[in-house]
RNA sequence: GCCGACGUAGCUUAGUGGUAAAGCGGCGGUUUUGUAAACCGCGGACGGGUGUUCGAUUCACCCCGUCGGCU
Numbered sequence: 001g002c003c004g005a006c007g008u009a010g011c012u013u014a015g016u017g018g019u020a021a022a023g024c025g026g027c028g029g030u031u032u033u034g035u036a037a038a039c040c041g042c043g044g045a046c047g048g049g050u051g052u053u054c055g056a057u058u059c060a061c062c063c064c065g066u067c068g069g070c071u
Base pairs, nucleotide, nucleotide: 001070002069003068004067005066006065007064010024011023012022013021018054026042027041028040029039030038047063048062049061050060051059
């Protein structure tokens, strides 16, 4: 330099046009002499921009970042 994949919550992943989901973690509560465990609840996210569309996390383009391949 060229090609490809990926980017969603603190972490690991779903969701691929129509209200963004879960596990672990965090916070609060119940329980316990206390801690842990268990149970109940709460908060938290679509890399940036432009376009297409009634509607974009999803589709197109550019940029940024990560990973891989070729040279």